[in-house]
Formats: sequence, structure tokens, C1' cells
RNA sequence: GCCCAGAUGGCGGAACUGGUAGACGCGCUACCUUGAGGUGGUAGUCCUCGCAAGGGGGUGGAGGUUCAAGUCCUCUUCUGGGCA
Repeated sequence: GCCCAGAUGGCGGAACUGGUAGACGCGCUACCUUGAGGUGGUAGUCCUCGCAAGGGGGUGGAGGUUCAAGUCCUCUUCUGGGCA
């Protein structure tokens, strides 16, 4: 230099045909259980504004297509692999 794959909450990792973003697991928090802890159970857990109801934002970054984009197109950053 060329080619391929990837980047999604605190972590791993789904969403395969464009149609509710964050399923599921881990971790964490509160409570129950215990003398205490572990295990187990219930609820919550992306960020932000709000007393609440609810609003706004969010898939590495920037544009584009579309009624609608994590998903398609262009440029770009970074990571891994292959070729020379």
C1' cells in the first nucleotide's frame, strides 16, 4: 500500500429481511431470608431534565438515502486478521 472483519450501557453480548435499541448473562444497588456472611428469592439498573407524570439524547466520528437506519451508501478514526 491493497483486501476482509469489527466498534452497541460498568463488562460480555443480541437485534441476519431496514420497522419498539439495549434481549440474555455477569456485575452493581435496595429489600426478604441468616446471629452474621455465603447461597437463594423479589425489584431496579444507558445518559440527562423533572417532585411526579413525562420530555430530550444515545449503536466510534461526520454526512447521505428513506415515512423509518445499529442495519443501506460515502468519507473518516481506531482495533484484529490476511496479502505483498
Overview:
Transfer RNA from an uncultured Candidatus Peregrinibacteria bacterium, 84 nucleotides, folded computationally. Its mean pLDDT, the model's own confidence on a scale to 100, is 80. Its Rfam family is "tRNA". By type it is a transfer RNA.